[in-house]
């Protein structure tokens, strides 16, 4: 140039006039006081994804949150992290011509299923076509024997065709798969029957923290399937900011019904333990369509230095960046430009998953010319 | 916030991983009827909510969006 991988960044500015939410200060007003009003000055106020609610936590709150079954998650090795189903390295498999992308990646030999239809046969074995030994019937061609011409008969070999018995499992068909694969010897035909290679399994040695790689030596070894029940490491109380405190106010400690110590309650189910004595149901008053706190200083942001391949640590040194409660960012002009897509915090972090106009930046990788 | 549910032919619904995916009302066609209904026969109507995976095979299994419903607070 052009295709393409991989990784960060922004997410309209900038100016002016006007509204807005909060946080400092600093003045005035009402007021005993708390508090409330104004008004000025400074600072700041929506995201990668705030969405989904999919996971993990931090908080909080239940006298059991201890112990266990049951139910859930993860699933190759090693590390990172508060912790994860996340994220980095690697290992083994696929894809891709590469840079690079994916993977739900543990056991089928603990046990149980399932593998339709075709197919002889889909897990303990069997034979549809078809190959082979023996027997029959015919031809043909050597040989022998007998024969008076014709012929008759025995063996071999070869060709065809039928029956039974035995051998086969290599060849063909079917099917996603069919009892290890190809090649050669070898057999009456055939078989790991014998060699070599390569797969599988088991054994020994080296490497590697480990998954696992590499050599060697062995005999020939009944599949898949676990996003099928299962078994094996490992993890996990529950609820969820509408969690939960404080304050301030009123009413009716009401009225009916139902279970009761072998009993009922204690924040998922089910025992055991451990605690408390009453518990559920209907119906009917009030407080109130209450303030306030949790609510934002953080497993926090940025820049550096160390250590690590790297996710990440950790040193120093620096900032303070929404906290709303019918719900806070808006309107107008001017310009510039990448002519703005997807879309608004609700307690708060780390992720995963979707949507989604564009635009810069760094690295690689293939192809083509040109030097 | 938390929990569950359903999405198949025009309609309402079945449907255990096996290969023509069904059934009943509606629609057509013939019969029967003097002509309709009713009855009998028959035909035809399908991206099983959408993408991917797992498997020899997927409506069913896993995952991930989407639609739409219910219930607690």
């Nucleotide at each position: 140039c052009a295709a393409c991988u991989g990784g960060g960044c922004c997410a309209g500015g900038u100016g002016a006039u006007c509204g807005c939410g909060g946080g400092c200060g600093c003045g005035g007003c009402g007021g005993c006081a708390a508090c409330g009003c104004c008004g000025c000055g400074c600072g700041u106020g929506a995201g990668g994804a705030a969405a989904g609610u999919c996971c993990g936590g931090g908080c909080u709150c239940c006298g059991c949150a201890g112990g266990g079954c049951a139910a859930g998650g993860u699933g190759c090795u090693g590390g990172a992290u508060a912790a994860c189903g996340u994220c980095c390295a690697g290992u083994g498999g696929g894809g891709g011509c590469g840079a690079c992308c994916c993977c739900a990646a543990g056991g089928a030999a603990a046990g149980u299923g399932c593998c339709a239809c075709a197919g002889a046969a889909a897990u303990c074995a069997a034979a549809c076509c078809g190959c082979c030994c023996u027997u029959c019937c015919g031809g043909c061609g050597u040989g022998g024997g007998c024969u008076u011409u014709g012929g008759c008969u025995c063996a071999c070999a070869u060709c065809g065709g039928g029956a039974a018995c035995g051998g086969c499992a290599a060849g063909g068909g079917u099917g996603a798969a069919a009892c290890g694969g190809c090649g050669a010897g070898g057999u009456a035909a055939g078989a790991g029957c014998u060699c070599a290679c390569c797969g599988g399994c088991g054994g020994c040695c080296a490497g590697g923290u480990g998954a696992c790689u590499g050599g060697c030596c062995g005999g020939c070894c009944a599949g898949g399937u676990a996003a099928a029940c299962c078994c094996c490491a490992c993890c996990u109380g529950g609820a969820g900011c509408a969690a939960g405190g404080c304050c301030g106010a009123a009413u009716a400690g009401g009225a009916g019904g139902g279970a009761g110590a072998u009993c009922g309650g204690g924040u998922g189910g089910c025992c055991c333990g451990c605690c408390c004595g009453u518990c559920c149901c209907u119906c009917g008053g009030g407080u109130a369509a209450g303030g306030u706190c949790g609510c934002u200083g953080g497993a926090g942001g940025u820049g550096u230095c160390u250590g690590g391949c790297a996710a990440c640590a950790g040193g120093c040194a620096u900032c303070c960046u929404a906290g709303a409660u019918a719900g806070a960012u808006g309107a107008u002009c001017a310009u510039c430009c990448a002519c703005g897509a997807c879309a608004g915090a609700a307690c708060c972090c780390g992720g995963c998953u979707u949507a989604u106009c564009g635009g810069c930046c760094c690295a690689g990788u293939u192809g083509c010319c040109u030097u | 916030g938390c929990g569950c549910c359903u999405g198949u032919a025009a309609c309402u619904c079945a449907g255990a991983g096996g290969a023509u995916a069904g059934a009943g009302u509606a629609g057509c066609u013939g019969a029967c009827u003097u002509c309709u209904a009713a009855u009998c026969a028959g035909c035809a109507a399908g991206u099983c909510g959408c993408a991917g995976g797992u498997u020899c095979g997927a409506g069913u299994c896993c995952u991930g969006c989407c639609a739409g419903g219910c219930g607690c607070g």
Predicted 3D model of RNase P RNA and transfer RNA as a complex of 444 nucleotides. Model confidence (mean pLDDT): 76 of 100. Rfam match: Bacterial RNase P class A. The family's RNA type in Rfam is ribozyme.